[in-house]
Context: one part of a larger RNA
Molecule: small-subunit ribosomal RNA, central domain
Organism: mine metagenome
RNA sequence: CUGGGCGUAAAGCGCGCGUAGGCGGGGAACUAAGUGAGAAGUGAAAGGCUCAGGCUCAACCUGAUGCAGUGCUUCUCAUACUGGUUCUCUUGAGGGCGGUAGAGAGAAGUGGAAUGGCUGGUGUAGCGGUGAAAUGCGUAGAUAUCAGUCGGAACACCGGUGGCGAAGGCGGCUUCUUGGGCCGUUUCUGACGCUGAGGCGCGAAAGCCAGGGGAGCGAACGGGAUUAGAUACCCCGGUAGUCCUGGCCGUAAACGAUGGAUACUAGGUGUUGGGGGUAUCGACCCCUCCAGUGCCGCAGCUAACGCAAUAAGUAUCCCGCCUGGGGAGUACGGCCGCAAGGUUGAAACUC
Numbered sequence: 001c002u003g004g005g006c007g008u009a010a011a012g013c014g015c016g017c018g019u020a021g022g023c024g025g026g027g028a029a030c031u032a033a034g035u036g037a038g039a040a041g042u043g044a045a046a047g048g049c050u051c052a053g054g055c056u057c058a059a060c061c062u063g064a065u066g067c068a069g070u071g072c073u074u075c076u077c078a079u080a081c082u083g084g085u086u087c088u089c090u091u092g093a094g095g096g097c098g099g100u101a102g103a104g105a106g107a108a109g110u111g112g113a114a115u116g117g118c119u120g121g122u123g124u125a126g127c128g129g130u131g132a133a134a135u136g137c138g139u140a141g142a143u144a145u146c147a148g149u150c151g152g153a154a155c156a157c158c159g160g161u162g163g164c165g166a167a168g169g170c171g172g173c174u175u176c177u178u179g180g181g182c183c184g185u186u187u188c189u190g191a192c193g194c195u196g197a198g199g200c201g202c203g204a205a206a207g208c209c210a211g212g213g214g215a216g217c218g219a220a221c222g223g224g225a226u227u228a229g230a231u232a233c234c235c236c237g238g239u240a241g242u243c244c245u246g247g248c249c250g251u252a253a254a255c256g257a258u259g260g261a262u263a264c265u266a267g268g269u270g271u272u273g274g275g276g277g278u279a280u281c282g283a284c285c286c287c288u289c290c291a292g293u294g295c296c297g298c299a300g301c302u303a304a305c306g307c308a309a310u311a312a313g314u315a316u317c318c319c320g321c322c323u324g325g326g327g328a329g330u331a332c333g334g335c336c337g338c339a340a341g342g343u344u345g346a347a348a349c350u351c
C1' cells in the first nucleotide's frame, strides 16, 4: 500500500525483437461514448440529521405532508478537452537518391614473430630455479648456438578516456556473404509513432554431451621448499580445461552498480565521423552545423559524495523493481535442464 522511492542507503529485468494493453503531432467537419448542465423517476424499512414526545434524566423507544442520501436510469441541452468516423497537412516516423567511417557478424584462405617437439651441425659441464634452496633436466651430450622440419594457440608495433555493436562482446592480412550507423539532398509515403505484461531470440567465463585437436598455460593431483603447522602464497612437474565442429547450460561486480522514448535548460576545452563557409596553388589553420565520445563547470538537483545538454536538472508517457536485519535467494510446489543447477519464491522463529 490511492504514499514515498530505485548511482553509492532496500530497489532498473544482462540485452534486444515484439503480442495484448497503456500513451500519442498540426488543421477541418460530423458524432456525442467519456465529460459538464438542467429536469423527471428511483434511491424499502431500520439507521443518520432536525424538531416534537414517552420511560423521574440519560442510554433506549415513538412520531413527522420533515431533511439528507456521493449512486443508478431516462430525457433535453452544451461541445473546450478525451474518444469515434471522415477529409487533409508535414515538423514525428519510415522510404528513395548521393556520399562516408568502423576490431559489427559469418565463412574460406593466408603471414610473420615467439614458445614447444623432432632431425642434423658446432660445443662441453653444467642448466634451470629462488629471498636462499631443493625437487627437476644433463656425459645415453643438456643449457647455449646454427640450419631444417612438425604442430597448436595468440596476433607485438600501429593502438588512442580511438572505433564498432542492443547487450554479451569485437583487434595480423586478404577475399566472399551480411547487419546497423552517420552526413547531405523538402525527392516520396503521410502519424505509419513511443513503451511493452506474457512470448520469442541473443547472451562473458566456468560447466555438461558427442566427435576431433592439444604448442603454451594450467583447477585437481604428485613432488620440492617455507612454516609451529602450510590441505596456501614461491619452485619443479601435470590431468581436465583452455582450441575446433555440432548440441546444451542461461548465470556474473552481465556495472555507468544509473530502464526506454521525447522536449527544454549558461558556458569552456579535447577527440572521432560527416557537411557548409573562410583562407590558400594546395594541405594545415580559422568560423559554423549534425552525430558520437571524454574532461571541467553555472543554474538546478542531492543526505552527502557528486550529477550537471551522454543529467542524478525541468517535464510527459510506458515498463520493471523496492517496502527493517537475520532466517534465505533457503524450504515446499510449479516450470526448465543430461547433470551441475537455473527460475519463480515463502513461513515458523529471532533481533
Stems, first nucleotide, its partner, number of pairs: 003323004007305002012319001014202004021195003025089007033082002035078008048067002050064005092192001093189003096185005104178007111155001116150007126137002163170002207248006216242002221237004259318006267296011300307002324351003333344004